[in-house]
């Protein structure tokens, strides 16, 4: 990528048309599920409500640039990650506003931290002269804990030892360069301030009215304001204004419980961000024009069933061909095998299901 093909036979649903005994039925033509039609997780059409105003919440997204109706989706790129490699992944805004957490283990888990081992002066003692203990300090180099120990290597230096110095690398800041930006390069400068963590609160930056085709319209038909408890009428029950809350309007009923009527038909509703073909524009997602075609519409809710022929794979057997072999290939019988699953206002995605065979 496809979702086996074709033909007969019996059957469904819908349409136009013809007939009849005209809510129906008969006939013959004519259309008739999917990649997911599924979950219903975003996004949007379309419908109705709703929109006088301050405040306060709440939701969602998150690198940069595009596409688009529109997206939490696609593309194109940037930065990390990982793979020899082709190439794949990524819930990638701030941690030098602020607050919390960092189990366990360790001496110490954020205070410009921290002396358990270790190392090193100095002073006592004491000595088998190698050192040992005690006391007062130094030190983050080295050891051990741990996801994480407050910049890494090396060198210089030091009692030891430390960005205490110096090289490079890393960070952070400034320029300059290239870039439509994320970014990237390069070049001075700084001695290192600024551990994680935001799928913790936050904090910024961006968007977001509800409710849905049981939306909604229309036509027909019925009935009723029956009986019972609460609550409530200026001491205001209970609605409306999107969730709160203020505030403003209504305001005499509200709610439950029994009991009874209705529940039938038509429209939404099938021309739509459509489908196909080439052709220009774009790296591409997609755009634009130009032909051409009309492509399911049910309402317990159709598209099924069987059959026969050819195709595809599997398995066993037999022949035959090619190889040392193990195995491949071909013909031929026989025996199986073929999924997941089904429109229900429409439409773009995402995710889940899924079979044989085939490409990469």
């Nucleotide at each position: 990528u496809c979702a086996g093909g074709c033909g007969a036979u019996c059957g469904c649903u819908c349409g136009a048309c013809g007939g009849a005994u005209c809510u129906u039925c008969c006939g013959g033509c004519g259309a008739g599920a999917g990649g997911a039609a599924a979950g219903u997780c975003c996004g949007g059409g379309c419908u109705c409500c709703a929109c006088a105003g301050g405040g306060c919440a709440g939701g969602a997204u998150g690198c940069c640039g595009g596409g688009u109706a529109a997206c939490g989706c696609c593309c194109g790129g940037u930065g990390a990650g990982g793979g020899u490699g082709a190439c794949c992944u990524c819930g990638a805004g701030g941690a030098a506003a602020g607050u919390g957490c960092c189990a366990c283990a360790g001496a110490a888990a954020a205070g410009c931290a921290g002396a358990c081992c270790g190392c090193c002066c100095c002073g006592g003692c004491g000595u088998u002269c190698g050192c040992g203990c005690c006391g007062a300090g130094g030190u983050a180099a080295g050891g051990g804990u741990g996801a994480a120990a407050a910049g890494g290597u090396g060198g210089a230096g030091u009692a030891a030892g430390a960005g205490c110095c110096c090289a490079c690398c890393g960070c952070g800041c400034g320029c300059u360069c290239g870039g439509u930006a994320a970014c990237g390069a390069g070049c001075a400068c700084g001695g290192c301030a600024c551990g994680g963590u935001a799928a913790a609160c936050c904090c910024c930056a961006u968007c977001c009215g509800g409710a849905g085709c049981a939306a909604g319209g229309c036509c027909a038909c019925g009935u009723a304001g029956a009986g019972g408890a609460g609550c409530g009428u200026u001491c205001g029950a209970g609605g409306g204004c999107u969730g709160c809350c203020c505030g403003c309007c209504c305001g005499a009923g509200c709610u439950c419980c029994u009991g009874g009527g209705u529940a039938g038909g038509c429209c939404g509703c099938a021309c739509g961000a459509g489908g196909c073909g080439a052709g220009c524009g774009g790296c591409g997602a997609c755009g634009c024009g130009c032909g051409c075609c009309c492509c399911a519409g049910a309402g317990g809710a159709a598209u099924g069933a069987c059959c026969g022929c050819c195709g595809g794979c599997c398995c066993g057997u037999g022949c035959g061909a090619g190889g040392c072999g193990a195995c491949u290939c071909g013909c031929a019988c026989g025996a199986g095998c073929a999924a997941c699953a089904g429109a229900a206002c429409c439409c773009g995605g995402c995710u889940u299901a899924c079979g044989a065979a085939c490409c990469c």